[in-house]
RNA sequence: CACUUACCAUCAGCGCCAGACCCGUCGGCGGCGAAAAGCAAAGCCGGCGGGUGACGAGGCGGAGGUUCAUCGAAGUCUUCGGCGGGUGCCUCCCGGCCCGACACGGUCGUGACCGAACCGACAAACCCCAUCGGCAACGGUGGGCACAAAGCGGUUCGGAUGUGUCGCU
Numbered sequence: 001c002a003c004u005u006a007c008c009a010u011c012a013g014c015g016c017c018a019g020a021c022c023c024g025u026c027g028g029c030g031g032c033g034a035a036a037a038g039c040a041a042a043g044c045c046g047g048c049g050g051g052u053g054a055c056g057a058g059g060c061g062g063a064g065g066u067u068c069a070u071c072g073a074a075g076u077c078u079u080c081g082g083c084g085g086g087u088g089c090c091u092c093c094c095g096g097c098c099c100g101a102c103a104c105g106g107u108c109g110u111g112a113c114c115g116a117a118c119c120g121a122c123a124a125a126c127c128c129c130a131u132c133g134g135c136a137a138c139g140g141u142g143g144g145c146a147c148a149a150a151g152c153g154g155u156u157c158g159g160a161u162g163u164g165u166c167g168c169u
Base pairs, nucleotide, nucleotide: 014084015083016082017081019080020052021051022050023049024048025047026046027045028044029043031039032038055072056071057070061093062092063091064090065089066088094109095108096107097106099167100166101165102164103163104162113159114158115157116156117155118154119153120152127144128143129142130141131140132139133138
């Protein structure tokens, strides 16, 4: 230094790549040539190998099911397309909320009822510099720098807080 094993931490624009595009390489076509040979641009086709394929903010009670599951950024959008997964959604369970208990119902998820208005934010990539790896496409690392929105945070206001039985005040 590399490899292997075990353990811990880190997790969701998180992981993967058969379409597509890009790079390299090999072969063929195309063209030149009197012609064998030879050379052989752009381009096209094929084989093989490689590259790209989501920039952060935000979101997790448990089980099952399900798929296009919030917000904005980008010098212009391949962040396309496909697959897997996923904090979303649905059902049930558990839990919170109403003076208490039970049953049903409603509404949420442990900071645990809904809605509206207003206000708020050191985002990251991009870009620039340096450097490393690669023939290249491209990738890694360090530093500098600016800019968001929301179902995120805060304030205010409005509304809901039920039905039945029993009980308390």
Notes: Predicted 3D model of a 169-nucleotide RNA (glmS glucosamine-6-phosphate activated ribozyme aptamer) from an Actinomycetota bacterium. The sequence was found by an Rfam model in a public genome assembly. Model confidence (mean pLDDT): 79 of 100. It matches the Rfam family "glmS glucosamine-6-phosphate activated ribozyme aptamer". Rfam classes the family as a riboswitch. Gene Ontology terms of the family: catalytic activity and regulation of gene expression. The model forms 86% of the base pairs in the Rfam consensus.